This is a predicted structure of a 114-nucleotide RNA (SAM riboswitch aptamer (S box leader)). The sequence was found by an Rfam model in a public genome assembly.
RNA sequence: CCCUUAUCACGAGUGACCGAGGGAAGGGCCCGAUGACGUCACGGCAACCGGCGGAAGCAAGGUGCCAAAUCCCCCAGCGUGCACACCCGGAAACGGAACGCUGACAGAUAAGGA
Numbered sequence: 001c002c003c004u005u006a007u008c009a010c011g012a013g014u015g016a017c018c019g020a021g022g023g024a025a026g027g028g029c030c031c032g033a034u035g036a037c038g039u040c041a042c043g044g045c046a047a048c049c050g051g052c053g054g055a056a057g058c059a060a061g062g063u064g065c066c067a068a069a070u071c072c073c074c075c076a077g078c079g080u081g082c083a084c085a086c087c088c089g090g091a092a093a094c095g096g097a098a099c100g101c102u103g104a105c106a107g108a109u110a111a112g113g114a
Base pairs, nucleotide, nucleotide: 002113003112004111005110006109007108008107013042014041015040016039017038021031022030023029026073027072028071043066044065045064048062049061051058052057070106075103076102077101078100079099080098087096088095089094
């Protein structure tokens, strides 16, 4: 680096140092000199693996995590509705946008594999 499986709407922050970007690429929207991101210390959350247990469960040893749903969208399908949510196009039907659901892709983490 790649593959497989599972999970991803829950939960959990203070201090010190540093100093300008950060939240994945893009579009949004946010965080950030009242110091973000990162590093360290301490604190905390969490049961994937391992441990205990007949089970329920217990428990932080190995990982992981501690702004926002994986922050939202970004691809496909289905539905709602268009006089009653708003907006754009259309004479209208309706389409787009919007909203909701499902799935895919991508990503993260764990366990395993090549």